[in-house]
RNA sequence: GGGGAUUUAGCUCAGCUGGGAGAGCGCAUCGCUGGCAGCGAUGAGGUCAGGGGUUCGAUCCCCCUAAUCUCCA
Numbered sequence: 001g002g003g004g005a006u007u008u009a010g011c012u013c014a015g016c017u018g019g020g021a022g023a024g025c026g027c028a029u030c031g032c033u034g035g036c037a038g039c040g041a042u043g044a045g046g047u048c049a050g051g052g053g054u055u056c057g058a059u060c061c062c063c064c065u066a067a068u069c070u071c072c073a
Stems, first nucleotide, its partner, number of pairs: 001072007010025004019056001027043006049065005
């Protein structure tokens, strides 16, 4: 320098031909329990890496940029 993959909650990751942003763990509160463990309920937490475009509508499609991993040189 060129090719490919990935980027979504604090962490690990879903999101199945474009229309409701989610799960587990963690965190907070409450309840059960002898109990700070365990179990249950409720809740908070997101500019979907950044910018632009297409569209009535974008995590999803197109372009550019950045970071990480990987292959070739």
This is a predicted structure of a 73-nucleotide RNA (transfer RNA) from Cohnella zeiphila. It matches the Rfam family "tRNA". By type it is a transfer RNA. Gene Ontology term of the family: triplet codon-amino acid adaptor activity. About the family: Transfer RNA (tRNA) molecules are approximately 80 nucleotides in length. The organism belongs to Cohnella, within Bacteria. The coordinates come from a structure-prediction model, not an experiment, and the mean pLDDT is 81.